Context: one part of a larger RNA
RNA sequence: AGCAUAUGGUGGAUGCCUUGGCACUAAGAGCCGAUGAAAGACGUGAUAAGCUGCGAAAAGCUUCGGGGAGGAGCAAAUAUCCGAUGAUCCGGAGAUGUCUGAAUGGGGAAACCCACGCAGGAAAACCCUGCGUAUCCCUGCAUGAACACAUAGUGCAGGGAGGGGAACCCGGUGAACUGAAACAUCUAAGUAGCCGGAGGAAGAGAAAACAACCGUGAUUCCGGGAGUAGCGGCGAGCGAAACCGGAAGAGCCCAAACCAUGGCGCGAGCGCCGUGGGGUUCGGACCGCACAAAACCACUGCAGAAGUUAGCAGAAUGGCCCUGGGAAGACCAGCCGGAGAGGGUGAAAGCCCCGUAAGCGAAAACGGAAGCAGGGAGGCGGGAUCCAGAGUAGGUCGAGACACGUGGAACCUUGACUGAAGGAGCGGGGACCACCCCGCAAGGCUAAAUACUACUUAGUGACCGAUAGCGCAUAGUACUGUGAAGGAAAGGUGAAAAGGACCCCGGGAGGGGAGUGAAAGAGAACCUGAAACCAUAUGUUUACAAGCUGUGGAACACUGAUGCCCGCAAGGGGACGGUGAACCGCGUACUUUUUGUAGAACGGUCCGGCGAGUUGCGCCGGCUGGCGAGGUUAAGCGCUGAGGGCGCGGAGCCGAAGGGAAACCAAGUUUUAACUGAGCGUCCAGUCAGCCGGAGCAGACCCGAAACCGGGUGAUCUAUCCAUGUCCAGGAUGAAGUUGCCGUAAAAGGCAAUGGAGGUCCGAACCCACAUCCGUUGAAAAGGGUGGGGAUGAGGUGUGGAUAGGGGAGAAAUUCCAAUCGAACCCGGAGAUAGCUGGUUCUCCUCGAAAUAGCUUUAGGGCUAGCCUCAUACAAGUCUUGCGGAGGUAGAGCACUGAAUUUCCUAGGGGGCGUCAAAGCUUACCGAAGAAUAUCAAACUCCGAAUGCCGCGUAGAUGGUGUAUGGGAGUCAGACUGCACGAGAUAAGUUGGGCAGUCGAAAGGGAAAGAGCCCAGACCUGCAGCUAAGGUCCCAAAAUGUGUGUUAAGUGGAAAAGGAUGUGGGAUUUCAAAGACAACCAGGAUGUUGGCUCAGAAGCAGCCAUACAUUCAAAGAGUGCGUAAUAGCUCACUGGUCGAGAGGUCCUGCGCCGAAAAUGUCCGGGGCUGAAACACACUGCCGAAGCUCGGGAAUGACGGAAGUCAUUGGUAGAGGAGCAUUGAAUACCAUGAGGAAGCGGUACCGGCAAGGAGCCGUGGAGGGUAUUGAAGAGAGAAUGCCGGAAUGAGUAGCGAGAGGAAGGUGGGAAUCCUUCCGGCCGAAUAUCCAAGGUUUCCAGAGUAAAGCUGAUCUGCUCUGGGUAAGUCGGGGCCUAAGGCGAGGCCGAGAGGCGUAGCCGAUGGACAACAGGUUGAGAUUCCUGUACCGCGUGUACACAGAACUGUGGGGACACGUGUGGAAAGGGCAUGCCGGGAAAGGAAAGACCGGCGCAAGCGGGGGAGGAGAGAUGCAGGCAAAUCCGCAUGUCAAUCCGGAACCGUGAGGCGGAGCGAAAAAAGAGUAGCGAAGUGCCCGUGCCAUGCGUCAAGAAAAGCCGCUAUGGCUGUAUACGCGCCCGUACCGUAAACCGACACAGGUGGAUGAGGAGAGAAUCCUAAGGCCGAC
Repeated sequence: AGCAUAUGGUGGAUGCCUUGGCACUAAGAGCCGAUGAAAGACGUGAUAAGCUGCGAAAAGCUUCGGGGAGGAGCAAAUAUCCGAUGAUCCGGAGAUGUCUGAAUGGGGAAACCCACGCAGGAAAACCCUGCGUAUCCCUGCAUGAACACAUAGUGCAGGGAGGGGAACCCGGUGAACUGAAACAUCUAAGUAGCCGGAGGAAGAGAAAACAACCGUGAUUCCGGGAGUAGCGGCGAGCGAAACCGGAAGAGCCCAAACCAUGGCGCGAGCGCCGUGGGGUUCGGACCGCACAAAACCACUGCAGAAGUUAGCAGAAUGGCCCUGGGAAGACCAGCCGGAGAGGGUGAAAGCCCCGUAAGCGAAAACGGAAGCAGGGAGGCGGGAUCCAGAGUAGGUCGAGACACGUGGAACCUUGACUGAAGGAGCGGGGACCACCCCGCAAGGCUAAAUACUACUUAGUGACCGAUAGCGCAUAGUACUGUGAAGGAAAGGUGAAAAGGACCCCGGGAGGGGAGUGAAAGAGAACCUGAAACCAUAUGUUUACAAGCUGUGGAACACUGAUGCCCGCAAGGGGACGGUGAACCGCGUACUUUUUGUAGAACGGUCCGGCGAGUUGCGCCGGCUGGCGAGGUUAAGCGCUGAGGGCGCGGAGCCGAAGGGAAACCAAGUUUUAACUGAGCGUCCAGUCAGCCGGAGCAGACCCGAAACCGGGUGAUCUAUCCAUGUCCAGGAUGAAGUUGCCGUAAAAGGCAAUGGAGGUCCGAACCCACAUCCGUUGAAAAGGGUGGGGAUGAGGUGUGGAUAGGGGAGAAAUUCCAAUCGAACCCGGAGAUAGCUGGUUCUCCUCGAAAUAGCUUUAGGGCUAGCCUCAUACAAGUCUUGCGGAGGUAGAGCACUGAAUUUCCUAGGGGGCGUCAAAGCUUACCGAAGAAUAUCAAACUCCGAAUGCCGCGUAGAUGGUGUAUGGGAGUCAGACUGCACGAGAUAAGUUGGGCAGUCGAAAGGGAAAGAGCCCAGACCUGCAGCUAAGGUCCCAAAAUGUGUGUUAAGUGGAAAAGGAUGUGGGAUUUCAAAGACAACCAGGAUGUUGGCUCAGAAGCAGCCAUACAUUCAAAGAGUGCGUAAUAGCUCACUGGUCGAGAGGUCCUGCGCCGAAAAUGUCCGGGGCUGAAACACACUGCCGAAGCUCGGGAAUGACGGAAGUCAUUGGUAGAGGAGCAUUGAAUACCAUGAGGAAGCGGUACCGGCAAGGAGCCGUGGAGGGUAUUGAAGAGAGAAUGCCGGAAUGAGUAGCGAGAGGAAGGUGGGAAUCCUUCCGGCCGAAUAUCCAAGGUUUCCAGAGUAAAGCUGAUCUGCUCUGGGUAAGUCGGGGCCUAAGGCGAGGCCGAGAGGCGUAGCCGAUGGACAACAGGUUGAGAUUCCUGUACCGCGUGUACACAGAACUGUGGGGACACGUGUGGAAAGGGCAUGCCGGGAAAGGAAAGACCGGCGCAAGCGGGGGAGGAGAGAUGCAGGCAAAUCCGCAUGUCAAUCCGGAACCGUGAGGCGGAGCGAAAAAAGAGUAGCGAAGUGCCCGUGCCAUGCGUCAAGAAAAGCCGCUAUGGCUGUAUACGCGCCCGUACCGUAAACCGACACAGGUGGAUGAGGAGAGAAUCCUAAGGCCGAC
């Protein structure tokens, strides 16, 4: 370390439970709201954070009922109270009811701010209380412009509206995805959405209707008619009506004619208007006749039943006899029942409790039936006259709606333009016309039957049971987001808290005892407590050995059963048991997708739970059942009444008759002029349910887009713009202009100075982001380091605002619009669609494919056919054999068609000759046709097989074998091998056909290993046998077999052209005893050095000749070597020696060379040579899941049975049979506290399985069996979902930077506190504000978690405390951009714009300073000294006067100078204080210090103004004011920061410095000096320049109008609301973090320096959390 077992931990599955859900049923109710809703905010308790209740009268108050003993909610505890004088509690009716919200006095950033009028409160200011004060509409009254009457308008009064709400309803507006396999008409769909409006229902509704010559008689809804008639790129699809059966049932009122009356107009006899009567359609008025009573009613009033809102009462059991903690269980014996529904009680209860059945009950409110009253309501006749809905009906054009898409398109609606009739009339009956019939438009109302359920009550469930059921057992919470919006997780102690007193260990957490309890192995992290995972113990194995972790064997170690044996039992025994296991054989997971996967193709870390063919409707087929020439009901109704049934209902549907386009005819009919015909029929039973299979329509097996459309939310990021503020150290350059001088006739021009321009220069802050390095699971979802660019401008930045997605913005990049941009985000249509990918869950049995054809915007999809399966019917099919056929392939051939070769022949052509031409001749030129010879062909055939195909017949064999009909599929990517072909290169593991095989979908044996090759088709079992391919030396089963050869190459055991005297066999030929071949000895000569050539060439550089010749046994004018050439050595050839074969050629077996690559090798390895190689032959043997044999199973066939025979590989797929799970019904429980389910273990059972028992342990309350019936019905995979646990791994990391020591505290200290030393920042890491945050502030206590370590500490936890304003900031003042917006304009609606006006700071206006003080506050408290407003009193002045109006003023740029002053700083020899370092003194040495506001008074430079008077058509009226004009005056007036005095005999101040004590202190207290010089942007005043010409309003000061409200001074009094803590360049804000980032303004010291750069320092802060 592995495996196993045991015991634990972790974790929270499973079982059981249910407070919560889901779906319905029956009733009720169907609105709430200005009498202030819905929804909230804030409060409210003795203590009170949350929920609930309630509202300052605040877990409540009053009253009327109920009820009857305990109460003060969830919710404990303590305290304090209430209750028989009736509490708490329940019900009815009241009271109170803060603030927000339609929100309504005005405003507003909802829950806040600010008012006015009247009244009240000792009430002047100020404050409090009560009531009222919004807008619009209607009505009435009053008033009343331009403009005379009038109207608009205004005011007042009365009434109404407004907003909210789940679905249903009506109307306006109105998509897209999608479907059509694309798409445009069409569809989706008048759907979704948005908007307006109403009601408990809404809408419709009382015929200008249907119908069809018969009739019906408003509307609505249901069942049919009917998926019919129709509409329709006649595609996809859309889809009526009449009529029939039912539910319900209901009809009315005006206008007009006419009459009466009142009023008005004018032309004075006509018209109009109001009111009353009349009247309402098969009419009425009018005229006549008759009578007036009733039924009925939806309207109004009275009345008030049932019922509803609390309740009351309600039968019947005992036994401790048993178990037990407990009885309701068991046992024994009873009882009730109009009650045996249900729940509870310590377990399982009719009789214990609550209830249940049947009864009873209301002061009050709601409710409205019966009833009563009012009101409305009558008949007959006549037919002269009158009346009966006008910009209407109708028409044309364009649309919409009708099922109906423009069609022949009626009918209905109407945007534009037109435009009747008048009952003798008008409309309709699907163009239109006629006839006929029906009806009377252009006014209105109308219940019921129908739709829906946010809500209340009572109930129900073959619905769920905590990953389920609503998102929530409660939560729209936590959390996320700027926002719209999104949105969780999380149940269980026990019967009862009896929740563990006490002791021990420990700082605690926690644990051990004790105790409680039936149980603590129920201890609050609490029922059961699975698995992953983590441990501990025991058994066993492992240190020379290798891989799908198993499986088949197995030595050995340990142990000893639900079986067996012995035994009465206890117990014992042994092995055919169990665990581990060395070693041996075989063996590359699963899923998916594929021709094919160990695949290095996909998916899964592991475990647990969840997770996918369902449901409805109509249709087709099968099975079962009912009835049957018939079958069957639908809606609805009745009965019963929750158990679901029973009955009625015949509308309708299907069938019983067909044919035809139809008229039509009919067992026939159509065709035709007509069929001797032909087609389709006539023969054959259907129909209704249930179940199963299938397709269709619906999301339709599940998950998955990118997208499209609708309505909203976003400009806190960013882009641009608007308004208002603010920022830019320092240095440099030196434009124009000006001045002076020179110069010119004057100019021009020059020089110098002055001046201070500029999208100027250098360079910090600030802004940007060019380079590089780092970072890249970061410190950071864009940063850091070092450099870089701009830095007075087209500059940066704050605050407020504007622009919005089919859009905005854009110095323009497809750039930005909240970490998202070629079209944001959120929700919805929506389960869009997905010919695509992935996934799709138990078992067994039977059969079993395809990867082809045709068509396809088709090619990875589909349809039909083919192939499979199931059912039914029939009786065929295939092979062999015989015979007979058709055919044109292989082959062959060249007669045809072509190709191609040689020769001959020659037409023709070319060349040459012919002096040119011609005739002609000729030609190793080309060459048709022809001839001869030899060839070739898929698209040649004078020929022509084998095989295959067709037919017939005999006899056999075979068969899940054929055909037909019907149900259901799957398949349309195929792969390799062999053969014959095409393409290709007679390449490919290439590609395409054909035939066959295998794989696919096939395991087994062989080929080392291998989908496709060879053998062979696996039902199970056997320690039986025989074989196939292939093997037989060892690995490794079987022959070291036999015989004969071959090979020598390890050939075997990789390869070609080509090469070779390798070797065997065969054939043939030559030589050879007349002596071959080889070897040895010898010869190998002569003409001649052949000739030529050459320097030489002599056999041997080269050329020519070489069957030249001679001598010979033989010898080439020479085969090689060699020489300069010769020479020389050889060969051929000859003789001798030797003594028997030798040589050549051809065919053939086996070998050799040719032969170079990367881990190690081309037999699988060892190894093999008369073989273990090769060839031939023979005999054995081995060898598979083949075959046989023994046993067993299933299926099928046959059989009466016994039984026999055959079969049983399998993907997609078809068919069949079962197991398990969860509800239900019925029955049974031998079921359960004497222990259910679940969980753990187990060696048992089962026909093969899915599975099922028994027992032991745990557990502590339910559970099972049988038979039916119903499904949320089976998990390993979906980069699945949720949770838990691993691995990585004690690994990476611990987020910029200096700490050290001592002491203290503490259980414990690197980190906390204190001190000392050291270090860092110091234009900040200091200080003060704004935003934002919202208690983080301070004190005490604490240490679980948070803090990247630790912690005694903390921005953490707990408890308590802390923020004080007339003057600071905001409001009570003003206005900017912008927003809202009375009236108004526009718009389907929602709404948009906008006047007056209001809101709106980032701006204007506006009164307090210094010091001190707390643990935490200060311009707020205190001390001192001030100021502002208001009221009253007093005093004094007066015409001085409010809103509005009018005028002034407020009131403004940028740049650059000048002058003055201050804050602050420096220095000091001056002043004060200190001590002075071991005697004393002490200086000019040393150390420290050397101040003070507002206010009041004084003061007044530069500069500015110009008094007073007169006149005036201006300033919307007026004006003494302003303005303008005229002329006069030069006095005077205004005028800053400073400064001086006072404030201040005060405060502060270096320093000195107690007491007391439990506390603490450098505390209380005391307290000196207070000068001089220097530097000095900002404050004040003011000049100049430039062009881009630089807010508004109010406060304030004048003026008059109106008519009564004055001013100044002083005393006293009054002075509202909100903010105020703390952080604030950051650990408290924005960045998910205690994050190296970001964040506006102000102050900002010293030395060096131009400087706010940079370095070092002060004050002050910090050492930054390993």
Large-subunit ribosomal RNA, half A from a Lachnospiraceae bacterium, 1666 nucleotides, folded computationally.